RNA sequence: ACAGAACGAACGCUGGCGGCGUGGAUAAGACAUGCAAGUCGAACGGGGAAUUUUUGGAGCUUGCUUUGGAAAUUCCUAGUGGCGGACGAGUGAGUAACACGUGGGCAACCUGCCCGGAAGAGAGGAAUAGCCCGAGGAAACUCGGAUUAAUGCCUCAUGUGGCCUAUAGGGGCAUCCCUACAAGGCUAAAGGUGGCUUCGGCUGCCGCUUCCGGAUGGGCCCGCGGCCUAUCAGCUUGUUGGUGAGGUAACGGCUCACCAAGGCAACGACGGGUAACUGGUCUGAGAGGAUGAUCAGUCACGCUGGAACUGAGACACGGUCCAGACACCUACGGGUGGCAGCAGUCGAGAAUCAUUCGCAAUGGGCGAAAGCCUGACGGUGCGACGCCGCGUGGAGGAUGACGGCCCUCGGGUUGUAAACUCCUGUCAUCAGUGAGUAAGGCACGGUUGAGUUAAUACCCGUGGGGUUUGAUAGUAUCUGAAGAGGAAGGGACGGCUAACUUCGUGCCAGCAGCCGCGGUAAUACGAAGGUCCCAAGCGUUGUUCGGAAUUACUGGGCGUAAAGCGUGCGUAGGCGGCGAGGUAAGUCAGAUGUGAAAUCCCAGGGCUCAACUCUGGAACUGCAUCCGAUACUGUCCUGCUAGAGUAGUGGAGGGGCAUCUGGAAUUCACGGUGUAGCAGUGAAAUGCGUAGAUAUCGUGAGGAACACUAGUGGCGAAGGCGAGAUGCUGGACACUUACUGACGCUGAGGCACGAAGGCCAGGGUAGCGAAAGGGAUUAGAUACCCCUGUAGUCCUGGCAGUAAACGGUGCACGCUUGGUGUGGGAGGAUUCGACCCCUUCCGUGCCGGAGCUAACGCGUUAAGCGUGCCGCCUGGGGAGUACGGCCGCAAGGCUAAAACUCAAAGAAAUUGACGGGGACCCGCACAAGCGGUGGAGUAUGUGGCUUAAUUCGAUGCAACGCGAAGAACCUUACCUGGGCUUGACAUGCAUCCCUAAAGCGGUGAAAGCAAGCCGUGGAGCUCUUUUGAGUAGUUUGCACAGGUGCUGCAUGGCUGUCGUCAGCUCGUGUCGUGAGAUGUUGGGUUAAGUCCCGCAACGAGCGCAACCCCUGUGUCCUGUUGCCAGCACGUAAUGGUGGGGACUCUAUUCAGACUGCCGGUUUCAAACCGGAGGAAGGUGGGGAUGACGUCAAGUCAGUAUGGCCCUUACGCCCAGGGCUGCACACGUACUACAAUGCCCAGUACAAUGUGAACCGAGACCGCAAGGUGGAGGAAAUCCUGAAAACUGGGCCCAGUUCGGAUUGGGGGCUGCAACUCGCCCCCAUGAAGUUGGAAUCGCUAGUAAUGGCGCAUCAGCUACGGCGCCGUGAAUACGUUCCCGGGUCUUGUACACACCGCCCGUCACAUCAUGGAAGCCGGCCGCACCCGAAGUGCGUGCGCUAACUUCACCCCUAAGGUGUAGCUGGUAACUGGGAUG
Repeated sequence: ACAGAACGAACGCUGGCGGCGUGGAUAAGACAUGCAAGUCGAACGGGGAAUUUUUGGAGCUUGCUUUGGAAAUUCCUAGUGGCGGACGAGUGAGUAACACGUGGGCAACCUGCCCGGAAGAGAGGAAUAGCCCGAGGAAACUCGGAUUAAUGCCUCAUGUGGCCUAUAGGGGCAUCCCUACAAGGCUAAAGGUGGCUUCGGCUGCCGCUUCCGGAUGGGCCCGCGGCCUAUCAGCUUGUUGGUGAGGUAACGGCUCACCAAGGCAACGACGGGUAACUGGUCUGAGAGGAUGAUCAGUCACGCUGGAACUGAGACACGGUCCAGACACCUACGGGUGGCAGCAGUCGAGAAUCAUUCGCAAUGGGCGAAAGCCUGACGGUGCGACGCCGCGUGGAGGAUGACGGCCCUCGGGUUGUAAACUCCUGUCAUCAGUGAGUAAGGCACGGUUGAGUUAAUACCCGUGGGGUUUGAUAGUAUCUGAAGAGGAAGGGACGGCUAACUUCGUGCCAGCAGCCGCGGUAAUACGAAGGUCCCAAGCGUUGUUCGGAAUUACUGGGCGUAAAGCGUGCGUAGGCGGCGAGGUAAGUCAGAUGUGAAAUCCCAGGGCUCAACUCUGGAACUGCAUCCGAUACUGUCCUGCUAGAGUAGUGGAGGGGCAUCUGGAAUUCACGGUGUAGCAGUGAAAUGCGUAGAUAUCGUGAGGAACACUAGUGGCGAAGGCGAGAUGCUGGACACUUACUGACGCUGAGGCACGAAGGCCAGGGUAGCGAAAGGGAUUAGAUACCCCUGUAGUCCUGGCAGUAAACGGUGCACGCUUGGUGUGGGAGGAUUCGACCCCUUCCGUGCCGGAGCUAACGCGUUAAGCGUGCCGCCUGGGGAGUACGGCCGCAAGGCUAAAACUCAAAGAAAUUGACGGGGACCCGCACAAGCGGUGGAGUAUGUGGCUUAAUUCGAUGCAACGCGAAGAACCUUACCUGGGCUUGACAUGCAUCCCUAAAGCGGUGAAAGCAAGCCGUGGAGCUCUUUUGAGUAGUUUGCACAGGUGCUGCAUGGCUGUCGUCAGCUCGUGUCGUGAGAUGUUGGGUUAAGUCCCGCAACGAGCGCAACCCCUGUGUCCUGUUGCCAGCACGUAAUGGUGGGGACUCUAUUCAGACUGCCGGUUUCAAACCGGAGGAAGGUGGGGAUGACGUCAAGUCAGUAUGGCCCUUACGCCCAGGGCUGCACACGUACUACAAUGCCCAGUACAAUGUGAACCGAGACCGCAAGGUGGAGGAAAUCCUGAAAACUGGGCCCAGUUCGGAUUGGGGGCUGCAACUCGCCCCCAUGAAGUUGGAAUCGCUAGUAAUGGCGCAUCAGCUACGGCGCCGUGAAUACGUUCCCGGGUCUUGUACACACCGCCCGUCACAUCAUGGAAGCCGGCCGCACCCGAAGUGCGUGCGCUAACUUCACCCCUAAGGUGUAGCUGGUAACUGGGAUG
């Protein structure tokens, strides 16, 4: 980091149907419009309409129309009145609070409507709205007059009752409660509407009044519970309590007067921030964590702030008053409004619906009822927002079709998928049918029953038949019809994580949750095919829990990873020994009450299933009360001695403080002796010294520190303590047993001590010595080194309070195998006495067992096993920093963040690599030598420059006389120009012609192009009688050829290098959690991981060595072309000839060398040293042979080859040019600079090899190169003669008789052709150069050095290069300190691309967040003062009194204003550090 689950979600792509849910989370922002609270005429007086009856008027058509009055009935209604507008509905701003949850209490309370019970309802009165008249105003509305009703209001009566005052009894919880009795005082009312009526009244129902009780709903109080912050530590004046009064339904500082001085707080008061609470919801194994949408309970709010009225209930969402902001109307005077009700609009936002239908159901208000009202509610609509269900077809079907994709071109895959055949009919579509949700209500008449009553009326109830009520909706459902017809996408495919290929792109474009992909072969980007997952959805984003035992209660840690306070004393707190008793708070058990419903779980039921829903059960782990138990804990009491302490005896100790004393040494002063240096360093210089230093002797002064003893020895809590003496003093230890009787352990805060350095004041100052000065070193040297030297170091008094204050290990107690030292004590045994020895206690070390630990390690002095308590940690950086607070004289200390940034930081161990770490060893590695390079000239290669091109590659060692063992053309790949296009070359198909090639001639620089002659020649093969066919060939066309074009970082193969270094590994076993180790290390030895010994290893492989080749000695065989000793012949001479095999030699075979033998050394092993013999001696010399691997080493231009690119050209042919170009630089060589030389003359001795388009003799010509010529030679036969050396002569140290460059002239050779651009010869010319700076190379014996000879390439040659051969032929190695390279072991590591590594800081630039900051602008809140609306209360006045109203004053007080303090936020010139690039 991720896989899981969830969401009121949003966004992207897509979208068939249905059911059930759900939907303004942001601006408690502002709202147009409509609706959301009315109802009752059976309370009341009016008003209106209709009908009927009756009466008057008018008109006439004489029974009609119209108009007025009265009565009756029905309906409607503004107002008065009653009830309801305190419910229902919304929202979550405020609130950290008795607001909520849970459990209790009220003997301190209220409760309309409802239920039960008791009693009553008598007699009067005064008003007022409406209506009417008048007035004001734009409107809202208001004012005046007259008149009127009530279930409106008032007075009187009655008093069952109730209240107040008193007594008695009983009870309780202190105030008190209940019951009883008697007396005094106070206190009620309303009617309406049915039935009957003899009109007197009776009676039902609904109301009214008083009281008691119930139910319901509320009010108040209390215990407990649930957020963050101490960088908020002290808060409080009505505050805490009392007395009295007022007020309330009721207790109460609720309010007031007086009195007292209390109250709260580390168990977190006060302050700040955030937040409605709960049932529940999500997650989780659980414990927990997060959350509080929908549903349900409670609270709070209703534009903002304040206030009361009415009422049973409000300080009232759709009521009132006041103030404010905002908006609207206005005639400018004044008014009106409050969607956080349902819809809807704007705004802000990533984002959340219809200005719908109905009261049919459920519920609510009113009403006697019918009924009316009801945006509660019931429905429908919109949104894949969620959950659930269904479908998009089923079966058969292989030529495994077409198409797509891939391909090794064979095929594979998509894929039974499709087509095709046979079926089915869910959903959608069309047509038809068609519910349930309805219970009730109503009137009628009849029956029946109970109650009521005088009553068979009325009223109430029950049953029957009748009638009537549906928004959803013509919906669900059912039936029929048609046709596979209308219905699939999204994401992913590198690992985590299921699923792979091609193309495009080329660190670009892009991806990405983390790791990380992309720089030309991308399973990671984009596309396609395929695959995987889910599916009407799929992904992304956000949030929560999980995984995370990563805050650890369950369930973590602190030696080194983050983490033990520097140390002690000790307060609160936590924890606490043995026995007995009491109690029962914790604890345990039982019972009772409660824990609302819904949700979750279980069992059933209903929708076709499911989601959903209904019924029942369980559960709700909690709280309270009662009754028990008493082991443990607590508490009270009483004992005990094992913990702890006291006492006695004793010894040890640098424990502490104070005072005094001492010697050695340094320095200084004085004096003596004495003379030129001293001091200092890697080397010096500054410095001191002839004014006498250093050295030395003597005397003195002064300060600091205490050599040796001295010891992983002692003491102390730690810091720390070291000369000696005295005094004072703390602690530990051992022994003894007397005493106390749990008095103990730890320890938040607190207090004390606390190295060095630092600060203040006063002293002191020998040495040392920050700062400072000087001298060196250095690129610099504000350092290391040297010479001086101030603070300081020392003492006294105070401050400070930190260290790697470390055992990096808190304190205390108990338990758990051992060994061996050492300090202090006691005992035993023994002894004359001791020592040694044994036992034991307390310290202090080492090594180790079990156990622990990630490992390292710890290990009775635990980091083991347990207990108690404290402190601390939670990724790295930012940062132990900022701000705030506390402390300090200051320096600074303590406490202690965040933004931002990284995907790590870290621990321990492993393997390598590395080290200016260590040990051992080797190599021409150094050293010792010899000769060179670097200087000159030339040759050659490279770089650079130049150019049309100077083709390309190789680049430290390990490119540079390299590819190239041969660039004039060719080569040749480059450039310029001229040409060709199936091509210079291969294969196949088709086609044309029986035709070619060669020769001759045109043009041209050639290639090529065009075209003719001769039809001369007739070409090749097979079959065939000819014709012809096939093949071959030409032309044309198509496939294709071709590319020294790119990629050596896609490759094969080959090669270089470390390095011919001695290493590199494996199997099994063992050890380790593991990476890994062991073996392979160790002791010896070797050239060697060679061998021996030892060993938790035993074996094995690739390397080493040996086996192979050459060479050195011999033997056997062989005997020409080689050889010639002896024999013979011959020549001027020569093995020339005959002959011979002895010798050399050639070719082959074998032998020989193995530490085999002797002596010595050694572990008597390996081996080494010496010796003998031997041609050769310790791998004899040389070669071939190159382990695992490293360098992305080199090579696509040797060849091969993937991919990419070109195709009338990046292919092919040709001519000419270039690769040879020249201010310069480097590498490798040659020739020299000379006398060990040069020149001339004479003269001796090789080997390897080559030769037919070749080597070429003798002879002749030429000064020579060379030419003529051609004997001999396909070779032990011929070519074929070495040179240095040696002998003799010349030169005589010079730019020469050295040196030979350069240039002029003349020639020769090869070749089609020597101009660019070959080699050689001759004559002439005669340059630089007199031994080479820094530096650097090769070589250890037949080697270096030196001399010549041969060969490959090749026409010729740049060869002075390369590869070989032989001749002559040295010097030196003490040794391994150093340089370079390598090997083994070990050590450190922050490296692993491996030291060419990693990495630190400043500076410069850019970006980001943040601290400080003069100031500026907001928010919140406190205090003081001013002003003060409405309103309650109080007082006064008018009103005959009361209610009511008006006016004035007082108290309280909202808003407003002024001043001031605090908290908090924003911004800011400038500035500080931080992070990233």
Model confidence (mean pLDDT): 81 of 100. Predicted 3D model of a 1477-nucleotide RNA (small-subunit ribosomal RNA) from an uncultured prokaryote. The RNAcentral record of the sequence draws on ENA.